[in-house]
Molecule: Bacterial RNase P class A
Organism: Gammaproteobacteria bacterium
RNA sequence: GAAGUCGGCCGGGCAAUCGCCGGGUGUUUAGCACCCGGAGGAAAGUCCGGGCUCCACAGGGCAGGGUGCCAGGUAACGCCUGGGGGACGUGAGUCCACGGAAAGUGCCACAGAAAAUAUACCGCCCGGUUAUCUUCGGGUAAUCGGGUAAGGGUGAAAUGGUGCGGUAAGAGCGCACCGCGCAUCAGGCAACUGGUGUGGCAGGGUAAACCCCACCCGGAGCAAGACCAAAUAGGGGAACUAUGGCUCGGCCCGAGCUGUUCCCGGGUAGGUUGCUUGAGAUACGGAGCGAUCCUUAUCCUAGAUGAAUGAUUGCCGCAACCUCGGUUGCACAGAACCCGGCUUACAGGCCGACUUCACUU
Numbered sequence: 001g002a003a004g005u006c007g008g009c010c011g012g013g014c015a016a017u018c019g020c021c022g023g024g025u026g027u028u029u030a031g032c033a034c035c036c037g038g039a040g041g042a043a044a045g046u047c048c049g050g051g052c053u054c055c056a057c058a059g060g061g062c063a064g065g066g067u068g069c070c071a072g073g074u075a076a077c078g079c080c081u082g083g084g085g086g087a088c089g090u091g092a093g094u095c096c097a098c099g100g101a102a103a104g105u106g107c108c109a110c111a112g113a114a115a116a117u118a119u120a121c122c123g124c125c126c127g128g129u130u131a132u133c134u135u136c137g138g139g140u141a142a143u144c145g146g147g148u149a150a151g152g153g154u155g156a157a158a159u160g161g162u163g164c165g166g167u168a169a170g171a172g173c174g175c176a177c178c179g180c181g182c183a184u185c186a187g188g189c190a191a192c193u194g195g196u197g198u199g200g201c202a203g204g205g206u207a208a209a210c211c212c213c214a215c216c217c218g219g220a221g222c223a224a225g226a227c228c229a230a231a232u233a234g235g236g237g238a239a240c241u242a243u244g245g246c247u248c249g250g251c252c253c254g255a256g257c258u259g260u261u262c263c264c265g266g267g268u269a270g271g272u273u274g275c276u277u278g279a280g281a282u283a284c285g286g287a288g289c290g291a292u293c294c295u296u297a298u299c300c301u302a303g304a305u306g307a308a309u310g311a312u313u314g315c316c317g318c319a320a321c322c323u324c325g326g327u328u329g330c331a332c333a334g335a336a337c338c339c340g341g342c343u344u345a346c347a348g349g350c351c352g353a354c355u356u357c358a359c360u361u
Base pairs, nucleotide, nucleotide: 001357002356003355004354005353006352007351008350009349010348012316013315014314015313016312017311018310020038021037022036023035024034025033026032027031040332044343045342047341048340049339050338051337052221053220054219055218064217065216066215067214068213069083070082071081072080073079084098085096086095087094088093099212100211104210105209106206107205108204121152122151123148124147125146126145127144128143129142130141131140132139133138160178161177162176163175164174165173179201180199181198182197183196184195185194186193187192225273226272227271228270235264236263237262238261239260240259244258245257246256247255248254280299281298282297283296285294286293287292317330318329319328320327321326322325
């Protein structure tokens, strides 16, 4: 210098004016005046996890759902950190639902002999028969019986791989190395790794197929929930009054309904609350490789509900366009009970660490 990898940060700036929402102070309490505060890294998707609220709940189990290498962090997680294994990359690094296929069941298109109780299309080899040639040893072809799975061919995948020996041809048939299983030793908390010995080697794949194993999970959600509470129409109680009317009944007693006033309670509209001080932010120090945790100090930073957070002007910055000093624009997007994550969108810019290549000293 070029090409990359990873991580962090900013996300137009300043000023003025007019508005909107919230709070405080003053006032003549309706309102007005002054002062202060007023979107994000994702406020988004609502995909996980928790707080909070109400309902349910002895304990345990079934069903259903989720998670799935190991250790740690956390309020919790499907998140994060560190490590192991595998795949990719020269590398920095990136990606991985990464338990069990010897409990059982299912599936494996096409092609192929065969897709799983194995099997044999071409081929190779041995033997018989027939034909033919012959230098009489045998050769060649066809067919039948048998051996084999080395080679060819099919497929995403074919019953350990490579090599040597061996054999009629072959074959873990034997051996060496690699792989695999088992035993044992060493390191590590563990996942796992390494060594030694041993077994000729066993039943291919698929569990984001059913399933098995281990662990976790009650439901609904701020339109949760709590409080105040009209109008209208019901409900309960007391008193008064016609000592009435209606119904049941042949009559009496009795029961029910019906009037006025007062009281009580549920509850609708509406209002208040929940509502923003919290697993909070910043800084120093400490523990830890790290995620994170601890001590101390300081700070308060939106709270709407027909739902505020906007507009205009001036200067500067950046980008586009052209008539070259003007015009236009300022990425993605906008709180709604609150947090921790993940994912997705994002013009442009800044910083740090690292890798590879080339050159120079």